[in-house]
RNA sequence: GCCGACGUAGCUCAAUGGUAGAGCAUCUGCUUUGUAAGCAGAGGGUUGGGGGUUCAAGUCCCUUCGUCGGCU
Numbered sequence: 001g002c003c004g005a006c007g008u009a010g011c012u013c014a015a016u017g018g019u020a021g022a023g024c025a026u027c028u029g030c031u032u033u034g035u036a037a038g039c040a041g042a043g044g045g046u047u048g049g050g051g052g053u054u055c056a057a058g059u060c061c062c063u064u065c066g067u068c069g070g071c072u
């Protein structure tokens, strides 16, 4: 320099173009003499940034940044 994959909650990951979710973690409550486990609930997201298409974009297109891999 060229090509490809990936970027979504604190972490690991989902999500046919149509209300962004799950598990773990955190917090509160129940249970217990107490802790753990268990049960119920809550909070937490500019979907890496910018632009475009569309009635509607995490999803499609362009660009840019980052991480990883391949080729030279």
Stems, first nucleotide, its partner, number of pairs: 001071007010024004018055001026042005048064005

Predicted 3D model of a 72-nucleotide RNA (transfer RNA) from an Elusimicrobiota bacterium. The coordinates come from a structure-prediction model, not an experiment, and the mean pLDDT is 81. Its Rfam family is "tRNA". It is annotated as a transfer RNA. Rfam describes the family as follows. Transfer RNA (tRNA) molecules are approximately 80 nucleotides in length. Rfam links the family to the GO term triplet codon-amino acid adaptor activity.